This is a predicted structure of a 72-nucleotide RNA (transfer RNA) from a Burkholderiales bacterium. It matches the Rfam family "tRNA". The family's RNA type in Rfam is transfer RNA. Rfam's curators write: Transfer RNA (tRNA) molecules are approximately 80 nucleotides in length. Model confidence (mean pLDDT): 85 of 100.
[in-house]
RNA sequence: GCCGGGUUAGCACAGUGGUAGUGCAGCGGUUUUGUAAACCGCAGGUCGUCAGUUCGAUCCUGACACCCGGCU
Repeated sequence: GCCGGGUUAGCACAGUGGUAGUGCAGCGGUUUUGUAAACCGCAGGUCGUCAGUUCGAUCCUGACACCCGGCU
């Protein structure tokens, strides 16, 4: 330099155009003599950045940044 994959909550990941979810972690509650476990609830997101397409973009297109792999 070229090609491919990835970037979504603190962490691991879903989500193939119509207001973004799950598990664990966190906080509160129930239960217990107490803790853990279990159960119920709550909070936590400029969906890597900037443009484009569209009535509407996490999703489609382009550029860039970063991570992983391959080729030279």